[in-house]
């Protein structure tokens, strides 16, 4: 100097004019309540603060959270697969062993079991599971059997290969999901037709009756348990109502909804992932869905021209892409720019 490897960051900026969403504060007017004092809400105006991502994407994993009444066991189903560590957890991350790729720094991982069983091995070759054409030897001397050679092939009476083939083994996992789930208001049809339950006993009502009794409904009673997890079964506790079909109403508002397993800096521990201490910061919460439009200047990249080699002029471009409960990952997309590494290889010089 060139080419790589690993890790990280930015991904347009500034000014002006107007226009948006949310939060807080103040003010005018109005409403509710109080009236002994608060206070709450609506419209409008002003001020301050704040307003998309590293992937917001895919919906592939894991959770927080909500609900299924609670819990235990099993089956089905699913996941992982050397060993150790990290984490709330994971199929993620770190370290390490082994294997493969690369000159190398590094990268990838399909990493338990083929002697439990079933299955597959194209083409070539006679033949790829109990499968054998040709030649030779031995036995039999009829069929046939055994051994060897040549030949094909990755592999030929193999104790082969494949489990990212089914499967077996070990460990792990309830289910459904913010369209979860709550509250308020409003409205229809307190609709119609059915089924399974509520022990014995007592009371009341309405029926039927062959006058023996018996049916239904309601109340008491107490204890039988229908039904009670968004896969199935069993057990225990809890629990008196639980379901099916048809039809009708509600397309309204509020909460959930943003302070987090949060971010930044620093010190310590650890090979690392990461953990701990101290200090600082608050950064969207929409709901047909907000952050935009215009003007000017500049940045970066590419091409062309000029050059006094500081640079100037002109033209064009400026990536992937938009939150919708939140977070930890993985995967995919991405114009261009920058930084770091007691990392690698090559060339040259000392």
């Nucleotide at each position: 100097c060139g080419a790589g490897g690993c890790g990280a960051u930015c991904g347009g900026a500034c000014g002006g004019u107007c226009g948006c969403g949310c939060g807080c504060u103040c003010g005018c007017u109005c409403c509710c309540g109080c009236a002994u004092c608060g206070g709450g809400g609506a419209c409008c105006g002003a001020g301050c603060g704040u307003g998309a991502g590293g992937a917001a994407a895919g919906u592939c994993c894991g959770a927080g959270c909500u609900c299924c009444g609670c819990a235990g066991c099993g089956c089905a189903g699913g996941g992982u697969g050397g060993c150790g560590g990290g984490u709330a957890a994971c199929a993620c991350c770190c370290g390490u062993c082994c294997g493969c790729c690369g000159u190398g720094a590094g990268g990838c991982g399909a990493g338990g079991a083929c002697g439990a069983g079933u299955g597959c091995c194209a083409c070539a070759g006679u033949g790829a599971c109990g499968a054998u054409g040709c030649c030779g030897g031995c036995c039999g001397c009829u069929c046939g059997g055994c051994c060897g050679g040549a030949g094909u092939g990755a592999a030929a009476c193999g104790c082969g290969g494949c489990a990212a083939a089914c499967u077996c083994c070990a460990c792990c996992c309830g289910g459904a999901g913010c369209a979860a789930g709550g509250c308020c208001a409003a409205g229809u049809a307190g609709g119609a037709g059915g089924g399974c339950g509520c022990a014995a006993c007592c009371c009341g009502g309405c029926g039927c009756u062959u006058c023996g009794g018996u049916g239904c409904c309601g109340g008491g009673g107490g204890a039988u348990g229908a039904g009670g997890u968004a896969g199935c079964g069993c057990u225990g506790c809890c629990c008196a109502g639980c379901c099916c079909u048809c039809g009708g109403g509600u397309c309204g508002g509020c909460c959930g909804c943003u302070c987090g397993a949060g971010c930044c800096g620093u010190c310590g521990g650890g090979u690392a992932a990461c953990c701990g201490g101290c200090g600082g910061c608050c950064u969207a919460g929409a709901u047909g869905g907000a952050u935009g439009a215009c003007c000017g200047u500049c940045g970066c990249c590419g091409c062309g021209c000029c050059g006094u080699c500081g640079g100037g002029c002109g033209c064009g471009g400026u990536a992937c892409a938009g939150a919708a409960c939140u977070c930890g990952g993985c995967u995919u997309a991405c114009a261009g720019a920058u930084c770091g590494c007691g990392c690698u290889c090559g060339c040259u010089g000392g």